This is a predicted structure of a 729-nucleotide part of an RNA (large-subunit ribosomal RNA, domain II) from Pyrobaculum sp. 3827-6. The coordinates come from a structure-prediction model, not an experiment, and the mean pLDDT is 85.
Context: one part of a larger RNA
RNA sequence: GCCGGGGAGUUCACGGCCGUGGCGAGCCUAAGGGGUUCAACCCCGGAGGCGUAGGGAAACCGACAGCCCGCAGCGGGGAAACCCGCGAGGGGCGGGGUCUGAAAGGGCCCGUAGUCACGGCCGUGAGACCAGAAACCGGGCGAUCUAGCCCUGGGCAGGGCGAAGCGGGGCGAAAGCCCCGUGGAGGCCCGAAGGGGUUCUGAUGUGCAAAUCGUUCCCAUGACCUGGGGCUAGGGGCAAAAGACCAAUCAAGCCCGGUGAUAGCUGGUUCCCCCCGAAGCGGGUCCCAGCCCGGCCUCCCCGGAGGCGGCCGGUGGGGUAGAGCACUGAUCGGGGGUGCGGGAGCCGAAAGGCUCCGGCCCCCGGUCAAACUCCGAACCUGCCGGCGCCGCAGAAGGGGGGAGGCGGGGGCGGUGGGGUAAGCCUCCGCUCCGAGACGGGAACAACCGAGACCGGGGUUAAGGCCCCCAAGUGCGGGCUUAGUGUCAAUCUCAAAGGGCGUCCCCCGCCCAAGACAGCGGGGCCGUGGGCCUAACAGCAGCCAUCGGCUAAGCAACGCGUAACAGCGGACCCGCCGAGGCGGGGGGCCCCGAAGAUGCAGAGGGACUAAGCCCGCCGCCGAUACCCCGGGCCUCCGGCCGUUGGCCGGAGUGCGGUAGGGGGGCGCGGCCGUGGGGCAGAAGCCGGGCCGAGAGGUCCGGUGGACCCGCGGCCGACGAAGAUCCCGGC
Numbered sequence: 001g002c003c004g005g006g007g008a009g010u011u012c013a014c015g016g017c018c019g020u021g022g023c024g025a026g027c028c029u030a031a032g033g034g035g036u037u038c039a040a041c042c043c044c045g046g047a048g049g050c051g052u053a054g055g056g057a058a059a060c061c062g063a064c065a066g067c068c069c070g071c072a073g074c075g076g077g078g079a080a081a082c083c084c085g086c087g088a089g090g091g092g093c094g095g096g097g098u099c100u101g102a103a104a105g106g107g108c109c110c111g112u113a114g115u116c117a118c119g120g121c122c123g124u125g126a127g128a129c130c131a132g133a134a135a136c137c138g139g140g141c142g143a144u145c146u147a148g149c150c151c152u153g154g155g156c157a158g159g160g161c162g163a164a165g166c167g168g169g170g171c172g173a174a175a176g177c178c179c180c181g182u183g184g185a186g187g188c189c190c191g192a193a194g195g196g197g198u199u200c201u202g203a204u205g206u207g208c209a210a211a212u213c214g215u216u217c218c219c220a221u222g223a224c225c226u227g228g229g230g231c232u233a234g235g236g237g238c239a240a241a242a243g244a245c246c247a248a249u250c251a252a253g254c255c256c257g258g259u260g261a262u263a264g265c266u267g268g269u270u271c272c273c274c275c276c277g278a279a280g281c282g283g284g285u286c287c288c289a290g291c292c293c294g295g296c297c298u299c300c301c302c303g304g305a306g307g308c309g310g311c312c313g314g315u316g317g318g319g320u321a322g323a324g325c326a327c328u329g330a331u332c333g334g335g336g337g338u339g340c341g342g343g344a345g346c347c348g349a350a351a352g353g354c355u356c357c358g359g360c361c362c363c364c365g366g367u368c369a370a371a372c373u374c375c376g377a378a379c380c381u382g383c384c385g386g387c388g389c390c391g392c393a394g395a396a397g398g399g400g401g402g403a404g405g406c407g408g409g410g411g412c413g414g415u416g417g418g419g420u421a422a423g424c425c426u427c428c429g430c431u432c433c434g435a436g437a438c439g440g441g442a443a444c445a446a447c448c449g450a451g452a453c454c455g456g457g458g459u460u461a462a463g464g465c466c467c468c469c470a471a472g473u474g475c476g477g478g479c480u481u482a483g484u485g486u487c488a489a490u491c492u493c494a495a496a497g498g499g500c501g502u503c504c505c506c507c508g509c510c511c512a513a514g515a516c517a518g519c520g521g522g523g524c525c526g527u528g529g530g531c532c533u534a535a536c537a538g539c540a541g542c543c544a545u546c547g548g549c550u551a552a553g554c555a556a557c558g559c560g561u562a563a564c565a566g567c568g569g570a571c572c573c574g575c576c577g578a579g580g581c582g583g584g585g586g587g588c589c590c591c592g593a594a595g596a597u598g599c600a601g602a603g604g605g606a607c608u609a610a611g612c613c614c615g616c617c618g619c620c621g622a623u624a625c626c627c628c629g630g631g632c633c634u635c636c637g638g639c640c641g642u643u644g645g646c647c648g649g650a651g652u653g654c655g656g657u658a659g660g661g662g663g664g665c666g667c668g669g670c671c672g673u674g675g676g677g678c679a680g681a682a683g684c685c686g687g688g689c690c691g692a693g694a695g696g697u698c699c700g701g702u703g704g705a706c707c708c709g710c711g712g713c714c715g716a717c718g719a720a721g722a723u724c725c726c727g728g729c
Base pairs, nucleotide, nucleotide: 001729002728003727004726005725006724011126012125013124014123015122016121017120018119019118020117021116022115023114026050027049028048032044033043034042035041054061055060064094066093067092068091069090073086074085075084076083077082095110096109097108098107099106100105129268130267131266132265136258137257138256139255140254141253147232148231149230150229151228152227153226154225155224156222158190159189160188161186165182166181167180168179169178170177171176194219195218196217200214202213203212234250236246237245271664272663273662274661275660276659281294282293283292284291285290296404297402298401299400300399301398302397306390307389308388310387311386312385313384314383315382316381317380318379322375323373324372328369329368330367331366332365333364334363335362336361337360338359340358342357343356344355345354346353347352408433409432410431411430412429413428414427416426417425418424438449439448440447453630454629455628456627457626458625459624463620464619465618466605467604468603472617474616475615476614477613478612479611485607486606497591498590499589501588502587503586504585505584506583507582508581509580510579518575519574520573521572522571524548525547526546529543530542531541554569557568558567559566631654632653633651634650635649636648637647638646639645640644665718667715668714669713670712671711672710673709674708675707676706683702684701685700686699687698688697689696690695
């Protein structure tokens, strides 16, 4: 892992609601007892409980035969629409009881329905759907491992160093010192046995081994190693202290018990079909992984005519976006004023004066604001009218039972709020995913198309039509040469800034009296203008910028010189002969453009269109739409053999997670009833058929003794999952 078997909302009590049945102003017995073939069951038992009156803490007091509206229904009229009357139930008014209160007012209650049993759902208490702690407490068992200690034994090859003491010698006045020898001290040294466990962070790492193997290393007469016997026990021991060790377990051992501890956490929770179908929000919470109330879902009942998301018009409400500076504040530049006085400078012996800066005010121009507003939308909203939609086949509203849920997320809009920003946080509206299949988008929850009851046929949507791949190598015009591109949006969409790339549009100026470019020529004289200067002659700088000759030629636009010189330019003429120059805008394209395995940023092939823009025709393409056939649900009407069936009708009904509701299938047992079986039951294997499904049925084989239908009742009743349990492979 697979297979087989086991495996999770139960039971009792009390309470709430619904259904069915009995009796009904009543209903029921409990304990206990009698009968019995002590089985089913029948009978007794009224103690007591609920109800029949409420209000009040109590004392205590103590309640509807009135009027109106009106659904269903009934009666009358009518051909019908409909009208009239009555009107159970329902609603309103009035009245009443009691409590409070001086009163007014207010609270609860009153025109009768309960109760018992069974069934279903839910709540509470209990282990309470099942499995799962880390822990806590009690009583025991452990020091054969290990820690310390006590008692009693055992062990330590060999070698080295050479303390004290002692002897001898030398020296000395002496104390004593020195030398040689002797001696043999030591938690001394080297190193076997023995003990340890340092390094390779080696080997091994389903091992030889739940700590081993190899190498290296430490101690090895001592606080040494070790055999045997004994002592200390769980908040306790023992500890040269590491929270170490106390039997492969230790920041509180192990076993059993309390025990089914508790777990707002995690996992799991078993057959089918049909109808509806959520929420991740508001408030509160030692609350944020939980829970309570409300909102949202579902089911039942009451009720009986209105209701509403949309659109238009009218009439009120509002102070946002924007804008503005009239108020409150902020703010830049300039000007003016000042009965302000803080500062600086100058003048003055001082008083003081003048100038500037500053404060305040005014004017001109410019700017800012969530907590500014002289203004002010879109938009939202109350009411009225009209349209539209839903509703007597029962809406709105009201009551009751059951939930789930209170982790949301994406897109678009609010150019919302926060943030540099984010596939970021947060809020509002709509929408989708969540809980939504199908077609498109290469792939892809929420983007585009479209809301899937089943089968068949057709037509379209989005998107596409060269091949992969269904449908155009379709038509007309223009653009692009970059493989740009072949990407709707989101996004993995690349920007500022550049481009004599190319196409289009607009404006201005020049041009056959010859433009623009190119080429040829001229480009002068007064004069080297004046000043400054060492010098400055067009060209360091300052001032001026005239006149003449001309077709034109600057008191000089640039290079250049120390200063000149020199070279161009402006300006003019000629050659040439048709457009030229400048500015603005638009389209496509180019640069800007760097990332980590390999092209890798069209899905691919590939494409010069099969790219981009504009227009046109056709076709393909979904569970969408249409047609045919069938099924189911809800409601209405009729009939019948009435918890249902049949026929007819209505539905802009039939996607669906949590969840609510309804109806069924199967298993075991019991009661009743009807059947089958050795001429072959159950079970098992293989196959046919039926049913929407759970499932059912038939045939054959195997097997060898029990089994099934129908009506009803009961339940430890349905398995793929829980690292589920046991077994097998």